Background:
A computed fold for a 346-nucleotide part of an RNA from Flavobacteriales bacterium Rf14, annotated as small-subunit ribosomal RNA, central domain. Its Rfam family is "Bacterial small subunit ribosomal RNA". The full RNA is in RNAcentral, with records from ENA and SILVA.

Context: one part of a larger RNA
RNA sequence: UUGGGUUUAAAGGGUCCGUAGGUGGGCUAUUAAGUCAGAGGUGAAAUCCCAUAGCUUAACUAUGGAACUGCCUUUGAUACUGGUAGUCUUGAGUAUACACGAAGUAGGCGGAAUAAGACAUGUAGCGGUGAAAUGCAUAGAUAUGUCUUAGAACACCGAUUGCGAAGGCAGCUUACUAGACUAUAACUGACACUGAUGGACGAAAGCGUGGGGAGCGAACAGGAUUAGAUACCCUGGUAGUCCACGCCGUAAACGAUGAUUACUGGACAUUUGCGAUAUACUGUAAGUGUCUGAGCGAAAGCAUUAAGUAAUCCACCUGGGGAGUACGGUCGCAAGAUUGAAACUC
Numbered sequence: 001u002u003g004g005g006u007u008u009a010a011a012g013g014g015u016c017c018g019u020a021g022g023u024g025g026g027c028u029a030u031u032a033a034g035u036c037a038g039a040g041g042u043g044a045a046a047u048c049c050c051a052u053a054g055c056u057u058a059a060c061u062a063u064g065g066a067a068c069u070g071c072c073u074u075u076g077a078u079a080c081u082g083g084u085a086g087u088c089u090u091g092a093g094u095a096u097a098c099a100c101g102a103a104g105u106a107g108g109c110g111g112a113a114u115a116a117g118a119c120a121u122g123u124a125g126c127g128g129u130g131a132a133a134u135g136c137a138u139a140g141a142u143a144u145g146u147c148u149u150a151g152a153a154c155a156c157c158g159a160u161u162g163c164g165a166a167g168g169c170a171g172c173u174u175a176c177u178a179g180a181c182u183a184u185a186a187c188u189g190a191c192a193c194u195g196a197u198g199g200a201c202g203a204a205a206g207c208g209u210g211g212g213g214a215g216c217g218a219a220c221a222g223g224a225u226u227a228g229a230u231a232c233c234c235u236g237g238u239a240g241u242c243c244a245c246g247c248c249g250u251a252a253a254c255g256a257u258g259a260u261u262a263c264u265g266g267a268c269a270u271u272u273g274c275g276a277u278a279u280a281c282u283g284u285a286a287g288u289g290u291c292u293g294a295g296c297g298a299a300a301g302c303a304u305u306a307a308g309u310a311a312u313c314c315a316c317c318u319g320g321g322g323a324g325u326a327c328g329g330u331c332g333c334a335a336g337a338u339u340g341a342a343a344c345u346c
Base pairs, nucleotide, nucleotide: 004317005316006315007300008299012314014201015200016199017198021194022193023192025088026087027086028085029084030083031082033081034080035077036076037075038074039073040072041071042070049065050064051063052062053061054060091191092188093187094186095184096183097182100179103177104176105175106174107173108172109171110154114150115149116148117147118146119145120144121143125136126135162169163168206247207246208245209244210243211242215241216240220236221235222234223233258313259312260311261310262309263308265292266291267290268289269288270287271286272285273284274283275282295302296301319346320345321344328339329338330337331336
C1' cells in the first nucleotide's frame, strides 16, 4: 500500500454552516470526451519468457520467436458515465392554513426560603456530632412576632414528557427572532447529498476590566478522628459561583454509535397534528420509549430511532510502553490548546 475495520477490543471530528472536490432523479434528442471493437505507427538494445545452438555440463554466451500489459493516429459502435439542448415531478425548496414546544434575546413582575438589620416578647442556653470540641450567647443569644434590605435559585405541576445542530433550555408575563411537524398539492423545476481548507457556536473550570456578593464554597484557619490524618466529620471562610463586556476552546462534549438516502416482521406505551366518525375504536404523518423476530455480532447485545441489507461523501485506526511527551509551527494575556515524532524497551 492493498485487504480489513471504528457501541464496549486501536479507531466517528464537540456541533452546525459552507468553499474546492467527490457523488447525484425520470424521459427525449444530439455529441462521441470516458468506454468498447478493427486497422496502422511506435514501444532502442540488453533484461524477462519460449525454442534451438556453442564452450565436456552448468553458470555464461549466441541466434530466432514471443512479449514489452504503454502511447499516438485513424475508421466505426453508442448500452452506461460525461457534455449540450429540451421536457417532467416523485427529490429539494417556496406559498397558504392550522397548531406545538423548559428553542433564543431583551425588559417587567411574583411568592416561598435563606441571611442581615431594627423593634417587641422572653431567659439560659444555642449549635453541632457516632460521641465531642472549636464556634455563638447575660454587652441578652437560640426561639416567637412585625417591619426593612439584599442576592441567588425557581417547590408543587414534572413525566419513560417537550424543544434545540450540539453545548444546553424550567416561576409568571410582554416585545422581538428562529424552527421542525401536519394539511392543501397552488408555485419553482434537480435548484440535491456530503464536505478537505475555512467560518460560526460551544458545559464546567480558568483569565482580563468594572460591578455584585444572600447561600454554597477550592485555598486557608481552628476543632475532632487517627499510630499519623496535609483527608473523610464539625465550626468558620477567601477566590469563585451571579451580572456586563472581552478571552479561553476543552469534557465520560456519550447513544462511548458521522451525515444523507432507499429497503426489510410483529406487540405495547406515549407526544403533536390530520382524516373518517358508531367518540368504543381505527387509519395516516412526524417524533419519543419498551419488548421480541429475521438478519447481524466475539459475545454482551442491536433489531424501521439498526450495530440488518445496500449506495455516496467526510473523519479516524494499524501491538503495549516511551507519549498526547520532546522539538518546531500556529493560536492565547496567561493557564494552556492544536498539530505531533524518535531513540530506547517489552